[in-house]
RNA sequence: UCGAUCUGGAGAGCGGCCGCGAUUCAAGGCGGCCCACCGAAGGGGCACCCGGCGCAAUCGCAGGACGCGCCGCAAUCUCUCAGGUAAAAGGGACAGACGGG
Repeated sequence: UCGAUCUGGAGAGCGGCCGCGAUUCAAGGCGGCCCACCGAAGGGGCACCCGGCGCAAUCGCAGGACGCGCCGCAAUCUCUCAGGUAAAAGGGACAGACGGG
């Protein structure tokens, strides 16, 4: 540093309408459109220092110092593309345990 196994693991609408299921009436469910939300799969954006390059120009014996510009550069910040929004299931950054490359 990468992924395996086990454990813990938050947030946000049980939203509205239409269609399918469907047949006389329905249910779980599925699909489409619309509105409102969440941030912790993934993804995008941003700082100082520092590093690299360039420009200007003074100081220093020299190594260098100093000014400006460009590029690189983070997250649990931010965006909300993606994903997600009753319980359950699933996902889940991150953390612990464990062993492996």
Molecule: Glycine riboswitch aptamer
Organism: soil metagenome